[in-house]
Context: one part of a larger RNA
RNA sequence: GGAUGAACGCUGGCGGCGUGCCUAACACAUGCAAGUCGAACGGUCAUGAAUAAUGGUAGUGGCGCACGGGUGAGUAACACGUGGCUAAUCUGCCCUCGAGAGUGGGAUAACUUCCCGAAAGGGAUGCUAAUACCGCAUAAGCUCACGCGGAGUAGAGGCGAGUGAGAAAAGGAGCAAUCCGCUUGAGGAGGAGGUCGCGGCCCAUCAGGUAGUUGGUGAGGUAACGGCUCACCAAGCCGACGACGGGUAGGGGGCCUGAGAGGGUGGUCCCCCACACUGGGACUGAGACACGGCCCAGACUCCUACGGGAGGCAGCAGUGAGGGAUAUUGCACAAUGGGCGAAAGCCUGAUGCAGCGACGCCGCGUGGGUGAAGAAGGCCUUCGGGUCGUAAAGCCCUUUUCCCACUGAAGAGGAAGGACGGUAAGUGGGGAAUAAGUCUCGGCUAACUACGUGCCAGCAGCCGCGGUAAAACGUAGGAGGCAAGCGUUAUCC
Numbered sequence: 001g002g003a004u005g006a007a008c009g010c011u012g013g014c015g016g017c018g019u020g021c022c023u024a025a026c027a028c029a030u031g032c033a034a035g036u037c038g039a040a041c042g043g044u045c046a047u048g049a050a051u052a053a054u055g056g057u058a059g060u061g062g063c064g065c066a067c068g069g070g071u072g073a074g075u076a077a078c079a080c081g082u083g084g085c086u087a088a089u090c091u092g093c094c095c096u097c098g099a100g101a102g103u104g105g106g107a108u109a110a111c112u113u114c115c116c117g118a119a120a121g122g123g124a125u126g127c128u129a130a131u132a133c134c135g136c137a138u139a140a141g142c143u144c145a146c147g148c149g150g151a152g153u154a155g156a157g158g159c160g161a162g163u164g165a166g167a168a169a170a171g172g173a174g175c176a177a178u179c180c181g182c183u184u185g186a187g188g189a190g191g192a193g194g195u196c197g198c199g200g201c202c203c204a205u206c207a208g209g210u211a212g213u214u215g216g217u218g219a220g221g222u223a224a225c226g227g228c229u230c231a232c233c234a235a236g237c238c239g240a241c242g243a244c245g246g247g248u249a250g251g252g253g254g255c256c257u258g259a260g261a262g263g264g265u266g267g268u269c270c271c272c273c274a275c276a277c278u279g280g281g282a283c284u285g286a287g288a289c290a291c292g293g294c295c296c297a298g299a300c301u302c303c304u305a306c307g308g309g310a311g312g313c314a315g316c317a318g319u320g321a322g323g324g325a326u327a328u329u330g331c332a333c334a335a336u337g338g339g340c341g342a343a344a345g346c347c348u349g350a351u352g353c354a355g356c357g358a359c360g361c362c363g364c365g366u367g368g369g370u371g372a373a374g375a376a377g378g379c380c381u382u383c384g385g386g387u388c389g390u391a392a393a394g395c396c397c398u399u400u401u402c403c404c405a406c407u408g409a410a411g412a413g414g415a416a417g418g419a420c421g422g423u424a425a426g427u428g429g430g431g432a433a434u435a436a437g438u439c440u441c442g443g444c445u446a447a448c449u450a451c452g453u454g455c456c457a458g459c460a461g462c463c464g465c466g467g468u469a470a471a472a473c474g475u476a477g478g479a480g481g482c483a484a485g486c487g488u489u490a491u492c493c
Base pairs, nucleotide, nucleotide: 001493002492003491004490006489007488008487009486010485013364014363015362016361017360018359019357020356021322026320027319028318030317031316032315035063036062037061040060041059043057044056045055046054047053070275071274072273080199081198082197083196084195085194086193089192090191091190094188095187096186097185098184099183100182102136103135104134105133111126113124114123115122116121142166143165144164145163146162148160149159171180172179173178201247202246203245208238209237210236213235214234215233216232217231218230219229220228250272251271252270253269254265255264256263257262277298278297279296280295281294300311301310302309303308328354330353331352332351336350337348338347339346340345367397368396369395370394377388378387379386380385402430403429404428405427406426407425411420437482438481439480440479441478442463443462444461448477449476450475451474452473458465459464
């Protein structure tokens, strides 16, 4: 000098765009943050004269809740980055192509009746539906077993034809056409799992480490390879090219600095990972070992009729605590995007906006011209004068900004529909009006005098100032720097 998610002191007019718990992954009151479908189903309620019709709804069922949002605790690891491999794999919704949907059955919630419980909830009984559940049939193709063919490979997959065995399905809307679904197979797209090469922290005052350890055979398990798990067998495997141990830490794109090499850093935004009170576990599912799901244990908080229950803000706001320090319990789904739905639409603290903070960057303003050999006043003075100083006043202008009034958007592709917002912008009116500070002035370093003080009070980044004339302390006048900021502190280059 540059930089910062900054803080502190003094000061503070406006706008745009950003940005804002770095500390206690501390504890959380309250509200909201994931629902949706009646065009899957039986009930039921309302309107109604109605067994038309329309609208709603608890339950069964479907899809979603594995996305989006938060945090950085843990992790030195194939976690991440980069480049390969997967002949060892999976993939709901979406797209393309092919084949199909025949025939039966038994339940159950809701509901009825009854019972238990303070509650959270639970039990019994009787009835009923489905795109819920279960048989049988069929099988283009699929899976498994057996052998065959030809191409290929180091070897193994696969492909083609065959024999045997096995496994499917659901309906709904519409007058209809048709549409939306269902089953099975092939391919695609996107997504995910696994594996390998290479790369990126500190300590050797950590030198030896290892028993599922290293390999094999067999089995189990998985979507899948594998010591992943188990039985048996062998005795291996890693290590100064740093094993093992300890410390620290999410990684990257990037960001800061620097001519570069390098050094530092990983906040906001994007990608990946990990976590969701702490620890463990599985269930469901295409996908989770699942932030606002379940079970167990623990700590904590709350309710209780003492028998027993309920909870998890590292979602958005907000509270307490910690701290030098970090915001509103706001508006809207209008836009973008997401979930569900045939659609209308519903939901969406994602998101779009608004609010607060000079926290940062950028822009603008606080007026312009004229005006005395120079008012008053301040300060200094050699008492002549010098200086603040064209500065002020006065006169002439302007109206960015400000105030008032009126008009008033684009953002929504095609009629209506805008949270922001009566905002931005436009027009008219008013009046220099509403707007300057802060740090410094011994040298480094740009800017000097007076008074006060008297090694005191104090200053200080370094050198150093202060003990009676201090340009270094304090005040004043003046001056210098930067400016809605200016200084200080902390940290990095």
Small-subunit ribosomal RNA, 5' domain from an uncultured bacterium, 493 nucleotides, folded computationally.
The full RNA is in RNAcentral, with records from Greengenes.
Its mean pLDDT, the model's own confidence on a scale to 100, is 88.